The RNA shown here (transfer RNA) has 82 nucleotides and comes from a Bacillota bacterium. The coordinates come from a structure-prediction model, not an experiment, and the mean pLDDT is 81. Its Rfam family is "tRNA". It is annotated as a transfer RNA.
[in-house]
RNA sequence: GCGGCCGUGGUGAAAUUGGCAAACACGCAGGACUAAGGAUCCUGUGAGGCAACUCUUGGAGGUUCAAGUCCUCUCGGCCGCA
Repeated sequence: GCGGCCGUGGUGAAAUUGGCAAACACGCAGGACUAAGGAUCCUGUGAGGCAACUCUUGGAGGUUCAAGUCCUCUCGGCCGCA
């Protein structure tokens, strides 16, 4: 230099042919239980906001009524070729 795969909450990740972004698990916070813990169970948990609501899929643009998904450029990681 060329080709392929990957990048989504705090973590691992899901999202069927473009149609509710974050299911599920872990972690964390609060509670129940306990003398106190562990385990177990319940509730909550992306960000901002009093709320209504707004924003968020590595970054920037584009297509579309609608984009994590399609197109272009770009950054990073892994693999292969030269």